[in-house]
């Protein structure tokens, strides 16, 4: 260089065109409990990597870029 992968809350991670104002476990924060912790129970948060395109309708299909990982050279 080519070329294949991949990118979603902090962290991992579900989604396969409309049922998503994007869900779950850990995390953390606040409130019950508790004489305190700790445990358990209740609640809560600026999350689709930029732009462009298909589409009535995109996280989800396509090009480009961009970052990470790969395989050849």
């Nucleotide at each position: 260089g080519u070329c294949c992968c991949u990118a979603u809350c902090g962290u991992c991670u579900a989604g396969a065109g409309g049922c998503c104002u994007a869900g779950g476990a850990c995390a953390c924060a606040a409130c019950c409990c508790u004489u305190u912790c700790a445990c358990g129970g209740u609640u809560g948060g600026u999350a689709c990597c930029g732009g462009g395109g298909u589409u009535c309708g995109a996280a989800u299909c396509c090009c480009c870029g961009u970052g990470g990982g790969g395989a050849c050279g």
Predicted 3D model of a 73-nucleotide RNA (transfer RNA) from Accumulibacter sp. Taxonomically the source falls in Candidatus Accumulibacter (Bacteria, Pseudomonadati, Pseudomonadota, Betaproteobacteria). Rfam family: tRNA. About the family: Transfer RNA (tRNA) molecules are approximately 80 nucleotides in length. The family's RNA type in Rfam is transfer RNA. Gene Ontology term of the family: triplet codon-amino acid adaptor activity.